Predicted 3D model of a 1487-nucleotide RNA (small-subunit ribosomal RNA) from an uncultured rumen bacterium. It matches the Rfam family "Bacterial small subunit ribosomal RNA". Rfam links the family to the GO terms ribosome and structural constituent of ribosome. The prediction has a mean pLDDT of 84.
[in-house]
RNA sequence: AGAGUUUGAUCCUGGCUCAGGAUGAACGCUGGCGGCGUGCUUAACACAUGCAAGUUGCGCGGGGAUCUGAUGAUGAGACUUCGGUGGAUUUGUUAGAUCCUAGCGGCGGACGGGUGAGUAAAGCACAAGGACGUGUCCGAGCGAGGGGGACAACUGCGGGAAACCGUAGCUAAUACCCCGUAAGCCGAGAGGUAAAAGCAGCAAUGCGCGAGCGGAGCGACUUGUGUCCUAUCAGGUAGUUGGUGAGGCAACGGCUCACCAAGCCGAAGACGGGCAGCCGGCCUGAGAGGGUGUCCGGCCACACUGGGACUGAGAUACGGCCCAGACUCCUACGGGAGGCAGCAGUGGGGAAUAUUGGGCAAUGGGAGAAAUCCUGACCCAGCGACGCCGCGUGAAUGAAGAAGGCCUUCGGGUCGUAAAGUUCUUUUAUGCGGGAAGAGGGAAGUGACGGUACCGCAUGAAUAAGCCCCGGCUAACUACGUGCCAGCAGCCGCGGUAAUACGUAGGGGGCGAGCGUUGUCCGGAAUUACUGGGCGUAAAGGGCACGCAGGCGGUGCAUCAAGUCAGCUGUAAAAGGAUGCGGCUUAACCGUAUUAUGCAGUUGAGACUGAAGUACUGGAGUGCUGGAGAGGCAAGUGGAAUUCCCAGUGUAGCGGUGAAAUGCGUAGAUAUUGGGAAGAACAUCGGUGGCGAAGGCGACUUGCUGGCCAGUAACUGACGCUGAGGUGCGAAAGCCAGGGUAGCAAACGGGAUUAGAUACCCCGGUAGUCCUGGCCGUAAACGAUGAAUGCUAGGUGUGCGUGCAGAGAUGCAGGUGUGCCGCAGUUAACGCGAUAAGCAUUCCGCCUGGGGAGUACGCACGCAAGUGUGAAACUCAAAGGAAUUGACGGGGACCCGCACAAGCGGUGGAACAUGUGGUUUAAUUCGAAGCAACGCGAAGAACCUUACCAGGGCUUGACAUCUGAGGAACCUUGAUGAAAGUCGAGGGUGCUCUUCGGAGAGCCUCAAGACAGGUGGUGCACGGUUGUCGUCAGCUCGUGUCGUGAGAUGUUGGGUUAAGUCCCACAACGAGCGCAACCCUCGUUGUUAGUUGCAUGCAUCGGUAUACUGGUGCAGUGCUCUCUAGCAUGACUGCCGGUGAUAAACCGGAGGAAGGUGGGGACGACGUCAAAUCAUCAUGCCCCUUAUGCUCUGGGCUACACACGUGUUACAAUGGUUGGUACAACGAGCCGCAAACUCGCGAGAGCAAGCAAAUCUCUUAAAACCAGCCUCAGUUCGGAUUGCAGUCUGCAACUCGACUGCAUGAAGUCGGAAUCGCUAGUAAACGCAGAUCAGCACGCUGCGUUGAAUACGUUCCCGGGUCUUGUACACACCGCCCGUCACACCAUGGAAGUCGACCACGCCCGAAGUACGUGGGCUAACCGUAAGGAAGCAGCGUCCUAAGGCAGGGUUGGUGACUGGGGUGAAGUCGUAACAAGGUAACCGUA
Repeated sequence: AGAGUUUGAUCCUGGCUCAGGAUGAACGCUGGCGGCGUGCUUAACACAUGCAAGUUGCGCGGGGAUCUGAUGAUGAGACUUCGGUGGAUUUGUUAGAUCCUAGCGGCGGACGGGUGAGUAAAGCACAAGGACGUGUCCGAGCGAGGGGGACAACUGCGGGAAACCGUAGCUAAUACCCCGUAAGCCGAGAGGUAAAAGCAGCAAUGCGCGAGCGGAGCGACUUGUGUCCUAUCAGGUAGUUGGUGAGGCAACGGCUCACCAAGCCGAAGACGGGCAGCCGGCCUGAGAGGGUGUCCGGCCACACUGGGACUGAGAUACGGCCCAGACUCCUACGGGAGGCAGCAGUGGGGAAUAUUGGGCAAUGGGAGAAAUCCUGACCCAGCGACGCCGCGUGAAUGAAGAAGGCCUUCGGGUCGUAAAGUUCUUUUAUGCGGGAAGAGGGAAGUGACGGUACCGCAUGAAUAAGCCCCGGCUAACUACGUGCCAGCAGCCGCGGUAAUACGUAGGGGGCGAGCGUUGUCCGGAAUUACUGGGCGUAAAGGGCACGCAGGCGGUGCAUCAAGUCAGCUGUAAAAGGAUGCGGCUUAACCGUAUUAUGCAGUUGAGACUGAAGUACUGGAGUGCUGGAGAGGCAAGUGGAAUUCCCAGUGUAGCGGUGAAAUGCGUAGAUAUUGGGAAGAACAUCGGUGGCGAAGGCGACUUGCUGGCCAGUAACUGACGCUGAGGUGCGAAAGCCAGGGUAGCAAACGGGAUUAGAUACCCCGGUAGUCCUGGCCGUAAACGAUGAAUGCUAGGUGUGCGUGCAGAGAUGCAGGUGUGCCGCAGUUAACGCGAUAAGCAUUCCGCCUGGGGAGUACGCACGCAAGUGUGAAACUCAAAGGAAUUGACGGGGACCCGCACAAGCGGUGGAACAUGUGGUUUAAUUCGAAGCAACGCGAAGAACCUUACCAGGGCUUGACAUCUGAGGAACCUUGAUGAAAGUCGAGGGUGCUCUUCGGAGAGCCUCAAGACAGGUGGUGCACGGUUGUCGUCAGCUCGUGUCGUGAGAUGUUGGGUUAAGUCCCACAACGAGCGCAACCCUCGUUGUUAGUUGCAUGCAUCGGUAUACUGGUGCAGUGCUCUCUAGCAUGACUGCCGGUGAUAAACCGGAGGAAGGUGGGGACGACGUCAAAUCAUCAUGCCCCUUAUGCUCUGGGCUACACACGUGUUACAAUGGUUGGUACAACGAGCCGCAAACUCGCGAGAGCAAGCAAAUCUCUUAAAACCAGCCUCAGUUCGGAUUGCAGUCUGCAACUCGACUGCAUGAAGUCGGAAUCGCUAGUAAACGCAGAUCAGCACGCUGCGUUGAAUACGUUCCCGGGUCUUGUACACACCGCCCGUCACACCAUGGAAGUCGACCACGCCCGAAGUACGUGGGCUAACCGUAAGGAAGCAGCGUCCUAAGGCAGGGUUGGUGACUGGGGUGAAGUCGUAACAAGGUAACCGUA
C1' cells in the first nucleotide's frame, strides 16, 4: 500500500466482498509448564445457609465470675486436759482488684463494598463564581460557677404461641433541664439573646467538655461552554415569567404563599418521543475522525416497588424507622418476620462468566487513653488457554537414499537426514537437600501466602503437538471416490463421468499450546468528503421570480481591539499514553523523571475580518436624450377557409381506403354559382429573427402599462449579491358556476383489419377545446446545465442602438442580444469552450447502490382528482454512464448471384421404382435430420455380406505374441446331426544344418495362463476425413501514428474490376493467407513419330446410273490428309479510335482458330455451425469376458392402413406401330469379351474363330431420315397388375433375382396451393459405355448425337459483399423483454375488533408523615406559697400527598376473519407493450 466482482472487451460511476487490528467474549478440535492480569455483557429475577459494623467498663448504675482484705454465721476430719482448740466446707455483709457483660450514654453505622434500574439534565466534563454549612483534624486565644428533675437496666405484677408489650416501684452518668457569666450574634440605637462534663492517674499530667475566630479537607448552591437520534414532535408554559411583601432554608432563589403585571421559552430546534449513567480513559486510524465506557480512578443515581419523615456535623440512610403494595416465611389464625445491585453460594434465565477457601502478616478504615476488638475493604490461595508475556516438547551426526505409504510416462519420483543407528544435553516435569525478601526511626514481638520463589544434587530423551488451509483474491497439487447427487461457499463461484473448488488419502503452505469459526467495533471506505467528493448524459439544479431572517460584501483616512497572532501565568486529579532511566534471569508487569492540542487570566501587535466614525465614485440607483420588439391588459375592426341555411344550374353517384364497408344521395347529394349565419384560428411576410423571469407571446387599430438597449454624466453615495421559511406567477389536462360551440375530438356507436382487435385505418360523435369568474399547482416545466461578479486566443453569421471617416457606395471602432466553428483549459468519454461544463469568489437547492417506492403511515393543502412532505421490513450483486468491436433491423446507400424478371423443361395429380418417417414385428441391425438427412453411408441384403432375431454349439477362443509337450504337413473314410460340430478308423513321413545323437524354420494337435476379441458407450474427450456459408472477396500481421483504454488507422474515400483487380488520393509505409497466374483438358498452327491408324496402287470377287463403290489378297507403296501423343506456338487490352483525371479502366474496331479470366476441371483464406463420422481407419476413458466374444442353420434388413422426398414410364399424332436406310464418342475384356455358323417366336442354347486388344470382341448406337398403317378414342395411347409357359445365374431363386413368350390391359386425357433446374454446344431430347457384380440398375459415374428460347431491367422475393445509422442484442433477433392470471414461500399496509404498556388531565378516596390549628384531656424539670401559668404530649382537624378507584383522552406495541399491493421462486397460461422506423417513433404531465 491494495485486491475480487457489472462488459464480448474498455474507461468511468457505484455498491457488495476480502486481506489488518481489537474483544469482559462464546462455539468446534486440541492441550505441557510458569508469570502477570481478568471472569453474569442475560433476569435492577427470586434467594436456603454462613459471614460482611462495630467499639468503648478511663462516661454510668447494675448483674455475673474469680481473687484479696475486713467482719459475721456455719462449724467437717484431726487434736483434746472433753472445757475446748482448731478451722476445712458452705454462706452473709463490707472494702478492693481483675475479667465478662444486657442496659443508659458516647463515637461510628452518611465511610468502606455493590449495581447501572432511573436520568438528555436536579446529571457529567472543563472553566469560573458568591449568598453558604461543616463532626473528627490543625492554629491562636477564652471558658468550664451554682442547682434540679427524670428514664432504662433492676424488682414486683400482668398479657402474648411468638415477636414483644403493659403497669407499679427503685436508681447513676460525659443522658436531660434551669439559673448565672459572655467574646459572639441580632438591632440605627436603646436593648435583646445564648454555653459547658467530667474521667484516669499518687502526682506531673493526659484524655475529654462549651462558645466563638481562622485554616485544611469535605459538602451544598449559581453561571458559562460542551454533551445521542427524531420536525412523520412546531408551537410550549398559569407558579408559568417578572415585581412587591411574607414565610422557609445552612444558603441564593416561585423554594412556598398573598397581591400586582403579562410575561417567559422556541427553526442557533422550545415542547414531545426514542435510546442512554457521565468522564479520565480504551479500541481503531497517517491524521482529522469513528466506535466504546468491562477492569482501575473521579462524579452521579439506586438499594424488593412507591411515599414519608426522624436522628445526626453529615442521610431523606444497602445490612435504621414509619406507611402502602407485591412476594416469601413462621403461626396456637389472634398476630408476627424478611429484603445478597456486600463476600461466597443456590435456583432460574442464558451461547456464556469462578471457591459456601485462608488471613488480618501487610495496606487502609471504625471504636478505644491503651491493651485490644471488628473489618468477605484488603492481602493471598483455588477454578477457567478468557487475554497478554516467557519457556519447552530435544541437539549433533547419519544414504543402503531402508521398510512402508502416495504418485508414475513403469524409467523413476516423493515423504527424506526424516526414521533406525551412533554421540551428546537436561530447560521443563519427577525425587532429595537447603531456603528467603516482603517487618517501618531504634529495641523486642508478629508471615495467611509458604517450606512458596530461589539455590544445589540425582535418574533419564526420558514427561509434553495440534489446528486451519492448498480455484482466484491468498502462501500451498496430485490420486481415488462421487456424478447439478452428496456437498462446498467471505465475494466471484464450484459439482450434470477425466472436479487442483465436494469427500478421503499422499504431498505441500500457514500459525503454534494453540488453531479455526461466529458476534461486535474501527480500518481499508475520498462509500457523508473539515482535512477530503459531487450534481449536462452515471444518484443529484428547486418550474420561475420577488423578498423577511441569515450568510457574504467596493475605495481612502483615523479610532477601538471582539475575531486573529505572539509572550508569560494558572489550571487541565491520580492512573493511563509517549520518551529516557531503572526493578523482577527476559518479557508481559512494575517503579521513577520529563512531556498537553483545551479553557481561563494577563501583557503586547494592529496586516486582515469586525465595531462605531468620516470621506469617495468605479458597484447599484435616479434624471435627461433617443431606439427596437408576437412583452402584458382592455376595447374595437378585418379578410381567407371550414360548416350550416336559402336559392339557381345540374345528374347519379359522392365519400373513404392498402382494399373495402359503415355513411351521404333520385325527398336531387357530390360538383358549381349567388346570398346569408355562426364560431374558432390568424396563411404568405416568418427567419438556429424578436420580446418576456419562467410558463409563454404571431391579422389590424386605439388606449393603458412592465421591462430592455444606446447615448449623456446632472444627482444619490455601497443604497449591493444571494436568499431557509414566506408570497406571487406558473403549459396542457382536470374541477365548479354561467355563457358559447364552426372545425377538431377522449368516452361512446358503427364499419373494417385480425386467431382475437375493448387498438392502429374509416364513417359518425359527446365532454372538452373558446369566453367570464373561481380552483388545481403539476410536465422530458429541458440548455436534462441555480443566481451573481471578475478574469482567460481567435474566426464567422445575424437582431438592435452609437461613434468616426467618406460626396456616396461603404469602411473602421465599440456596446448589447442571439447562433456556428474553434485555441488554451477541462471532461470517464461524448462533448463544453467569453451565452463554459475553463480559472476563481459568494449564497441557495440537491445527491450517497438497484428494487421495494415517490409506495405505506402520519401531517398540511385541495370541491374532487390529487399535490407536497416521505419511510421501513424484505430482496439482489449488481443497477448505471460514455465509448468500442461485432451481430441484427418489417433503417439507409452502393454492388453481385438463374436471386427476381424474361424464357424453356420439370416436380406437386397417376402407376411403378427407390429412400425416409410412422406403424408392425422375435427381428424388421445401425447411422444420416432445414438449406447442408431422405436413388444418402450402400460402386449393387436370396446364403455370404450382416452388425439384427430364434434356436444349436465353443470358451486361451475365428485372429496375434509368448511357454511347455507331442506330431511333418497333408490325404482317405465311418457314424450322428439342419449345419456347425461331436465321436471314430486308416494312410503318411518332407525342407535346412548335422559331430548322425539331434537341432532349427514352417505347419498341426493338446495343456496352462498372460492375453485375444467387441459394428458395446461417449463425434459433447479426440486424430484424420468430409459437408456448409462459398470460388463469396475477404481475413490478418510488423513498424509507425491517433486514443486513458477496448480499439482505430492501414482495409476508409474518388474511380474501376469477376476479384482488397488495378489506379489516384490519404498518417500511414510495407508484408502474409486468399483473388489471379503457374497444373490438367478442349479449341489453332508447326514439328517429331507412322502401327494395329490413315491414304493410295495392283490383283480378284461383287453391286450398279459404268462418273463410282464394297469385300478380300499383296506381311505392295506412302505419311499429304484424318487420327494418335510428345514437344513447341499462340492472346498480352499488344495495335487503332473514342470516353475517362493525361490514371486505372471501359466502349468500338482491325487482325486472328480463339479477345478481353477463350470453354471446362482440379484448386476452397481467417473462421462459423460443440455440423457429420468411435459402423472406413486410428484412439483416451468407461463397460462385457462360458459373453456385449466366436461359430452354424433358419429367419429378418424386402413387413404395410398411411405420410414425405428423389426418380422412371406415361397420358399421345412434334405421336404410336411396321418395314427400310444412316451417322458417334467415352470405355471394358482371360474365373474374361466372344465373332461367324446352326437351333429356338424369344430370353437363350450348341459348337467355336479371334483377342491380354488403335489389330479381335462387346458393337446393330438411338433419336434422325424414307415409306406404310393408325385419325383423337382411355385408343394400334399407356403399360401397372395377374395367369400360364419358359431362359439364365447360382449349393440354393418359397419368403426374396433378372429376363423371355402368350394372355390379361389398372390408374392416367398434362396435374390445386406451392415449388425445382437451366444463360450456349447450355436447357431439352436421344441412345451408348463403365464401376459394383455369380446373378440383379428406372440409381450413380462418364460419353457422344440432335440442339433451342430468353435476359427490358434490379422495384420486389432469397442469399452474399462494402460503407453508414439505431440498438436495452453479445448463447448475438430462433436475441432481449413487459404485464395480468395460476401455484408455493416471505416480509409488509389496511381492517370490525381485541389484548397490553406508557403518559398527562379531571373527579373520588386518602395511609404514614412534616407544618399549622385546636374547646375539652394528659404532663417531672421553669415561674408561682397556692390556684394556676408557660411549654409540651396524646387525640382531633386542615393543607399537601403515595397506593387505590371512576370516567374520558393521547402515544405506542401485540394480535385479527378478510383484504391491498410488494418481493422471491430451471423449464405453467394469455397475449407482444418496450429495445431496430420494434413493425402505430418513443417518452413526460393529465383525463